Predicted 3D model of a 140-nucleotide RNA (c-di-AMP riboswitch aptamer (ydaO/yuaA leader)) from Cohnella thailandensis. The RNAcentral record of the sequence draws on Rfam.

Order: sequence, then structure tokens, then C1' cells
RNA sequence: UGCGUCUAUUAGCUUAGUUUCCGGCUAUGCCGGAGAGCGGGGGAACCAAUCAAUUGGGGCGAAUCGAUCCGAUCGGAUCGUAGGGGACCAUCUAACCCGAGCCCGUCAGCUAACCUCGUCAGCUUAGGAUGGGUCAAUCA
Repeated sequence: UGCGUCUAUUAGCUUAGUUUCCGGCUAUGCCGGAGAGCGGGGGAACCAAUCAAUUGGGGCGAAUCGAUCCGAUCGGAUCGUAGGGGACCAUCUAACCCGAGCCCGUCAGCUAACCUCGUCAGCUUAGGAUGGGUCAAUCA
């Protein structure tokens, strides 16, 4: 000096996944509970749909849909793709990254009232242009 790992702190990112209070504990965190905030599902009228189908159907999510190849049953790989993401915000643009997984259980269109559930997990920052903001320093 560089790289890697661990710990602490700070600033941030994806995501609904943040925060306040009370109690307990193996105590700077965890567990239980009650709120606020955010998010999801079920659920009338009206509207929509109303032929048939066990090849059931449906939900969360950006995560759908293809081609080729290997297996030749399940599956796997590669290349694309609807769509999604990134340090003030919006738009445009060049490049980069993701494009998964899980759940319900024969059942659910929309849906006011109402009912009900979740509040995890994982990470480290896109160059330029235009417009609009915020903060700091200096000067008056």
C1' cells in the first nucleotide's frame, strides 16, 4: 500500500415490511401484547359473466411469455422477452442488474358496510443532459 474476514458506527438501497407504548428475559437484542402507519385477502346492490372442459380454479410478487439444446420421466442449461431496480425529485439518454419463489385447497368477478391477515428477508449507490428543489460556506 492492496485484498479478504469480523465487530461497531454513520449514510443509504430492494421490499408493504416502519414506528410508539406496556410486560418479561438468557437484556443495547429477543419473546408476548396493545396502538399508529403502510400493505394484502375475503365480502352486497349495480355492472360484468352465465356453451362446454379434473386439462380444476385462484392469490402474493416486477418476476410473464418464448426459442434452442441436454435428459428422454421428473428436470437442467443457454439465449431472448412482458415487466422491474439503483444516493434530492421528474423526464430523456448510454450502460449495468433482476426477470425468482411461495401460498390456498375444489373455493373466491367487481364490491359499500363489515370481517380478516402481514409488517419479513436481503444488500451497498446508473455516467450524461434538461428542468425543479434542499443544505452548507463566503460576502453584503
Its mean pLDDT, the model's own confidence on a scale to 100, is 79.